[in-house]
RNA sequence: ACAUCAGUAGCUCAAUUGGUAGAGCAGUGGAUUCCAAAUCCACCGGUUGGGGGUUCGAGUCCUCCCUGAUGUG
Numbered sequence: 001a002c003a004u005c006a007g008u009a010g011c012u013c014a015a016u017u018g019g020u021a022g023a024g025c026a027g028u029g030g031a032u033u034c035c036a037a038a039u040c041c042a043c044c045g046g047u048u049g050g051g052g053g054u055u056c057g058a059g060u061c062c063u064c065c066c067u068g069a070u071g072u073g
Base pairs, nucleotide, nucleotide: 001072002071003070004069005068006067007066010025011024012023013022019056027043028042029041030040031039049065050064051063052062053061
């Protein structure tokens, strides 16, 4: 330099061929306990890496850029 893949909550990952962004862990509160751990319930959480475009509607499609991984040279 080129090719492919990935980027979504603090972390690990989903999201049905474009139609209301979710789960687990973590965190907070509560129940339970003599106190804790474990367990259970609830809550908290997001400019979907950034800009632009297509569309009634974009995490998803197109384009440019950024970051990381792998491969080729």